Context: one part of a larger RNA
Molecule: small-subunit ribosomal RNA, central domain
Organism: Persicimonas caeni
RNA sequence: UUGGGCGUAAAGCGCGCGCAGGCGGCCUAUUAAGUCUGAUGUGAAAGCCCGGGGCUCAACCCCGGAGGUGCAUUGGAAACUGGUAGGCUUGAGUCCGAGAGGGGUCAGUGGAAUUCGUGGUGUAGGGGUGAAAUCCGUAGAGAUCACGAGGAACACCAGUGGCGAAGGCGACUGACUAGAUCGGAACUGACGCUGAGGCGCGAAAGCGUGGGUAGCAAACAGGAUUAGAUACCCUGGUAGUCCACGCCGUAAACGAUGUUCACUAGUUGCUGGCUCAAUUGAGAGUCCGUGACGAAGCUAACGCAUUAAGUGAACCGCCUGGGGAGUACGGCCGCAAGGUUAAAACUC
Numbered sequence: 001u002u003g004g005g006c007g008u009a010a011a012g013c014g015c016g017c018g019c020a021g022g023c024g025g026c027c028u029a030u031u032a033a034g035u036c037u038g039a040u041g042u043g044a045a046a047g048c049c050c051g052g053g054g055c056u057c058a059a060c061c062c063c064g065g066a067g068g069u070g071c072a073u074u075g076g077a078a079a080c081u082g083g084u085a086g087g088c089u090u091g092a093g094u095c096c097g098a099g100a101g102g103g104g105u106c107a108g109u110g111g112a113a114u115u116c117g118u119g120g121u122g123u124a125g126g127g128g129u130g131a132a133a134u135c136c137g138u139a140g141a142g143a144u145c146a147c148g149a150g151g152a153a154c155a156c157c158a159g160u161g162g163c164g165a166a167g168g169c170g171a172c173u174g175a176c177u178a179g180a181u182c183g184g185a186a187c188u189g190a191c192g193c194u195g196a197g198g199c200g201c202g203a204a205a206g207c208g209u210g211g212g213u214a215g216c217a218a219a220c221a222g223g224a225u226u227a228g229a230u231a232c233c234c235u236g237g238u239a240g241u242c243c244a245c246g247c248c249g250u251a252a253a254c255g256a257u258g259u260u261c262a263c264u265a266g267u268u269g270c271u272g273g274c275u276c277a278a279u280u281g282a283g284a285g286u287c288c289g290u291g292a293c294g295a296a297g298c299u300a301a302c303g304c305a306u307u308a309a310g311u312g313a314a315c316c317g318c319c320u321g322g323g324g325a326g327u328a329c330g331g332c333c334g335c336a337a338g339g340u341u342a343a344a345a346c347u348c
């Protein structure tokens, strides 16, 4: 609970696609469902309100009148909403041309580095720390040179920069593929916005099956530290991290800011495109995106400020004192872990 809110106080679903629903551009005609207006009927009595009357007054009672949101039938109006018919191009989309990009999927290729193996040189240390020790090494380590194996990640470029709906995306080449932007204004002619359910995507960790495993590293073991040290530090080290396929569906999934549209001072940087001017140049304008600072305005303040948290509109989601609790129970989903939906007693 017809209220007020949701950047940080409780509150924007992690993100998209989209059925129903809600909402919807300009012009003309028509209709009359909504809407407005008239009439008729109904709207019991009592009560409320007005007038009058009866109990000595009043309460109370009696009579009359008015009123009665509404409903039904019927006549009318046509601005707005809706319906129907026709038209329009500015919303939306298509087409043509152009450039930009770590957007996605698959395949292949490359160099640096770590580790391991083999061989050469070479000798007593190496490693590690606050200091040490565990550890490695005379069965030749560490160092250094050559060759080889294998896995993972791609230094510099790199940016306050780019792309993507979000999660996210970074060596190079190719194949396939999605979107956005700018310019033209040829085409369609409102085809739009949002979106309960629904469907899909969704970091890391985790799970299943099979593979792979260089480095790193939960667990675990040992060495230290310490009163203790189930830690921080050190030496090792298994899951995992990687690949394929299938699950999971959560995050401070954050801009802690839902999506779309319109309007409202500026200044200054960056990415991409276009137009004009120009190489005595490095300027002017414009569109998309991305930053900084700031007017009005907003805000509890912090701050936000044309990328709004300003001014409005449409639609959705969500909040309603703290704890109990994002828990129990039940439902649904999951192999499980658990997820999702989601209370109450009690207590302050």
Base pairs, nucleotide, nucleotide: 003320004319005318006317007302008301012316014201015200016199017198021194022193023192025088026087027086028085029084030083031082033081034080035077036076037075038074039073040072041071042070049065050064051063052062053061054060091191092188093187094186095184096183097182098181103177104176105175106174107173108172109171110154115149116148117147118146119145120144121143125136126135162169163168206247207246208245209244210243211242215241216240220236221235222234223233258315259314260313261312262311263310266293267292268291269290270289272287273286274285275284276283297304298303321348322347323346330341331340332339333338